A computed fold for an 85-nucleotide RNA from a Gammaproteobacteria bacterium, annotated as c-di-GMP-I riboswitch aptamer.

[in-house]
Order: sequence, then structure tokens, then C1' cells
RNA sequence: ACUCUGUAAGGGCUAAGCUACCGAAAGGUAGUGACGCAAAACCUCCGGUCUACGGCCAAUCGGCUACGAUAGCGGGGUUACCAGG
Repeated sequence: ACUCUGUAAGGGCUAAGCUACCGAAAGGUAGUGACGCAAAACCUCCGGUCUACGGCCAAUCGGCUACGAUAGCGGGGUUACCAGG
């Protein structure tokens, strides 16, 4: 340096909830708070899932649709601390 593994040490991140704000919504941001996580660090390229402002259909209830969202749903890509093989 590369690769595999994750028991130790030093640490790190933060689910749900609550508060404020943004958003049509899903959801996001910040604070608080920790369910958990060895990449729960970063990226929507592929699949899944969620939402439907708008558009289309119906014309009555509604239905379909992503250019939106989810990286803590998988796959993939990129980067990375320590220890050991």
C1' cells in the first nucleotide's frame, strides 16, 4: 500500500416523539431526544416503497401518473478511524 474480519480502545452518527420553520403532500431543516448503526459518511445510476401540487381519465365516489421524496429499503459507486489476519 492492497484486501478480509470486527472481539478491544478512542470515539462518531442519531430512530420515534416533542417544538419551530419550509413544503400541496410524502418529506426536509434546526433544537431537544436516543430506537439503533462498523460505514446509519457522501452520491438517485438500477429496482422497490411513499406522496400527487400539476397533468390525464372519469364526471360521482374517485383512478392513473414523478419532474418530488426515501441513502436508516435493497443493489451499485466513492471515501474513511482503530485493531487483528

Its Rfam family is "c-di-GMP-I riboswitch aptamer". Its family is annotated with cyclic-di-GMP binding in the Gene Ontology. The source organism's lineage runs through Bacteria, Pseudomonadati, Pseudomonadota and Gammaproteobacteria.